[in-house]
A computed fold for an 83-nucleotide RNA from a Bacillota bacterium, annotated as c-di-GMP-I riboswitch aptamer. The coordinates come from a structure-prediction model, not an experiment, and the mean pLDDT is 87. Lineage of the source: Bacteria > Bacillati > Bacillota.
RNA sequence: CUCUGAUAAAGGCAAACCUGCCGAAAGGCAGGGACGCAAAGCCACGAGUCUAAGGCACUGGCUAGGAUAGUCGGGCUUCCGGA
Numbered sequence: 001c002u003c004u005g006a007u008a009a010a011g012g013c014a015a016a017c018c019u020g021c022c023g024a025a026a027g028g029c030a031g032g033g034a035c036g037c038a039a040a041g042c043c044a045c046g047a048g049u050c051u052a053a054g055g056c057a058c059u060g061g062c063u064a065g066g067a068u069a070g071u072c073g074g075g076c077u078u079c080c081g082g083a
Base pairs, nucleotide, nucleotide: 002083003082004081005080012037013036017032018031019030020029021028022027035070041076042075043074045073046072047071048068049067050066054063055062056061
């Protein structure tokens, strides 16, 4: 440096749910809490999915400049062990 990950060691993160706040919503932030995670560390570049304020249309709708990194891919950084 590359590949790889256990029943190892030190640790780390934190789903659902609850409370408060922000947001039109999806969802986000903080505290509690643990379903799980070898990148569940960071990035909205590509795809998928969610929402639809605003805009369009008018019988029910359509639409991302919004969101999702714990949907997938990709980029960057990285502890310990094995080869």